[in-house]
RNA sequence: AGGUGUAAAAGGCAAACCACUCGUAAGGGUGGGGCGCAAAGCUACAGGACCAGGGUAUCUUGGUCAGCUGAGCUGCCACC
Repeated sequence: AGGUGUAAAAGGCAAACCACUCGUAAGGGUGGGGCGCAAAGCUACAGGACCAGGGUAUCUUGGUCAGCUGAGCUGCCACC
């Protein structure tokens, strides 16, 4: 530097649900919780899903999701 994730260690993250809170909403934040995760770390770049406004409608404008897939960047441990 590249590859792999069978087992282990040190640890990490945290679904549903609940409380409080922000948002018209999708959804976000904090705490509890723990289904799972080797990138479940980061980036809405491509596709996708969802919400709101407009449009008869193909659609369009703005937003949300990184725990849907791909891509880019970064990274712990072990092994090769």